[in-house]
A computed fold for a 115-nucleotide RNA from Actinosynnema sp. ALI-1.44, annotated as SAM riboswitch aptamer (S box leader). The model forms 91% of the base pairs in the Rfam consensus.

RNA sequence: UGCUCAUCCAGAGGGGCAGAGGGAUCGGCCCGAAGAAGCCCCGGCAACCGGCGUUCACCGUUCAGGUGGCGAUCACGGUGCCAAUUCCGACCGGCACGAGCCGGAAAGAUGAGGA
Numbered sequence: 001u002g003c004u005c006a007u008c009c010a011g012a013g014g015g016g017c018a019g020a021g022g023g024a025u026c027g028g029c030c031c032g033a034a035g036a037a038g039c040c041c042c043g044g045c046a047a048c049c050g051g052c053g054u055u056c057a058c059c060g061u062u063c064a065g066g067u068g069g070c071g072a073u074c075a076c077g078g079u080g081c082c083a084a085u086u087c088c089g090a091c092c093g094g095c096a097c098g099a100g101c102c103g104g105a106a107a108g109a110u111g112a113g114g115a
Stems, first nucleotide, its partner, number of pairs: 001115001003113006013042005021031003025090004043082003048078003051074001052071003056068004086107001091104005
């Protein structure tokens, strides 16, 4: 880089350096000198993977163990995340047909796997 699967209306910010942008793209609408991006420190959220736990199920005659389930009441490790639903829309369909509302895609993001 491209492929497969799952999730995306919940949740969680302070400080230092820096100095004008940022919210993927486009349109809109926002955030930003009461300090954007970026970097560093500390903190937090969450529970995808590993790990851990398990009065659950199955395999193992039993044991050791394995597989799966479950864990708001685990959060140790690997990621990720900490304005606004992925901020809203973009394409298709339905309703209202006045702005608009609803559903599904696409695209994007994250994780896991595999090439």